Annotation: This is a predicted structure of a 350-nucleotide part of an RNA (small-subunit ribosomal RNA, central domain) from uncultured Phycisphaera sp.
Context: one part of a larger RNA
RNA sequence: CUGGGCUCAAAGAGCGUGUAGGCGGUUUGGUAAGUGUCCUGUGAAAGCCCACGGCUCAACCGUGGAAAUGCAGGGCAAACUGCCCGACUUGAGGUCAGUAGGGGUGCUCGGAACUCUAGGUGGAGCGGUGGAAUGCGUAGAUAUCUAGAGGAACGCCAGUGGCGAAAGCGGAGCACUGGGCUGACUCUGACGCUGAGACGCGAAAGCGUGGGGAGCAAACAGGAUUAGAUACCCUGGUAGUCCACGCCGUAAACGAUGCACACUAGAUUUGGGAGGCUCUGACGCCAUCCGAGUCGAAGGGAGACCGAUAAGUGUGCCGCCUGGGGAGUACGGCCACAAGGCUAAAACUC
Numbered sequence: 001c002u003g004g005g006c007u008c009a010a011a012g013a014g015c016g017u018g019u020a021g022g023c024g025g026u027u028u029g030g031u032a033a034g035u036g037u038c039c040u041g042u043g044a045a046a047g048c049c050c051a052c053g054g055c056u057c058a059a060c061c062g063u064g065g066a067a068a069u070g071c072a073g074g075g076c077a078a079a080c081u082g083c084c085c086g087a088c089u090u091g092a093g094g095u096c097a098g099u100a101g102g103g104g105u106g107c108u109c110g111g112a113a114c115u116c117u118a119g120g121u122g123g124a125g126c127g128g129u130g131g132a133a134u135g136c137g138u139a140g141a142u143a144u145c146u147a148g149a150g151g152a153a154c155g156c157c158a159g160u161g162g163c164g165a166a167a168g169c170g171g172a173g174c175a176c177u178g179g180g181c182u183g184a185c186u187c188u189g190a191c192g193c194u195g196a197g198a199c200g201c202g203a204a205a206g207c208g209u210g211g212g213g214a215g216c217a218a219a220c221a222g223g224a225u226u227a228g229a230u231a232c233c234c235u236g237g238u239a240g241u242c243c244a245c246g247c248c249g250u251a252a253a254c255g256a257u258g259c260a261c262a263c264u265a266g267a268u269u270u271g272g273g274a275g276g277c278u279c280u281g282a283c284g285c286c287a288u289c290c291g292a293g294u295c296g297a298a299g300g301g302a303g304a305c306c307g308a309u310a311a312g313u314g315u316g317c318c319g320c321c322u323g324g325g326g327a328g329u330a331c332g333g334c335c336a337c338a339a340g341g342c343u344a345a346a347a348c349u350c
Base pairs, nucleotide, nucleotide: 004321005320006319007304012318014201015200016199017198021194022193023192025088026087027086029084030083031082033081034080035077036076037075038074039073040072041071042070049065050064051063052062053061054060091191092188093187094186095184096183097182098181099180103177104176105175106174107173108172109171110154114150115149116148117147118146119145120144121143125136126135162169163168206247207246208245209244210243211242215241216240220236221235222234223233258317259316260315261314262313263312266295267294268293269292271290272289275286276285277284300306323350324349325348332343333342334341335340
C1' cells in the first nucleotide's frame, strides 16, 4: 500500500452553501502526455533461480545462462483516459403559464382561558389529598355578575396530513421574501456530482445588556409521607420561560441509516398536470405521467428486519471505525464573557 466495515455489534460529521482536489453525458477531427507494441542503451559484482563443473557427498566454491518486472532515448499504433478545435441535447440551468403549503421576516388585529385591580350580590367557609396539614378567608375569601389591566399560548379544524437542508414551523389579515411541483416545448449547450479546509444556519438549557413577567416553575421555604425523605404528594415561590440585540454551538441534533446518479415487481393515500366519463356539481370517477408519503412481495441477507424513500444490484466523492476500562479525560493548541466547546493521547489494568 492492498484487502474489511459503519440501522441495532466500534463506526455517517446536527444541517447546508461552497474553495482546492477527485470523478464526469453523446459525437467529428487533431495531438500523442497516460496507454500498447518493437528496437537501442543502461539496470556493478555477489546473492536468489537454471545448467554444467571442483572439493569422496553436502554445505561451500567455480563457469555460463536466465532474471533484474526499473529508468532513459527512438520508431510505430490511436481503441480508451487526458489535452486542443468544432458539433449535439438526454444531464444541469433558464424562460413562459399554472399550482399546493403551520417555509421565513416584519407589522396589525381577534376570541377563549388565566391572574390581578375596582365595584355589586352574598355570608362561612375555600383550597388541597390516599387521608391530612401548611396556605387563603368575617379587614368578607371561595362562588357569581359588571368594568378595567396584563402577559403568554393559539382549542375544534388536525390527519399514518402539509412545508422546510436540518434545527424546526399551527388563531386571523396585510406587506416583503426563499424553495418545491406540474405543463409548454421555447432558450443556453455539460454550464455537472461530491466536497479536505472555509463560511453560514443550528432545539433546550445557559451567558451579557435593556425591557417584560399572567400562568408555569429549577433553586429555596413550609406542610405531609417515611426508620430517614436533602424525593415522589401538597401550599407557596425566585431565576428562567416571553421580547430586542449580542454570545454559546451542544442533544437519543435519530430514520441511531452521508450526498448524488443508474438499474431491479406491486398495492394504497395526498398534491399537480394533460386525456376521457356525467346528474354540469367536484378536491368526483376511470386509465396514465411526475413529485411527496404509507404498506408489504421476490431477492439479497445469519437473523431481527430492510424491501423502488433499500439495509438489493452497480458507480463517483466525502466523513468515520479498529477489544473493554483509563477517556471523549490529561497535556498542548484554537475558540468562548463564563459555563464550557473542538482537536486529542499515554502509563496502568482486564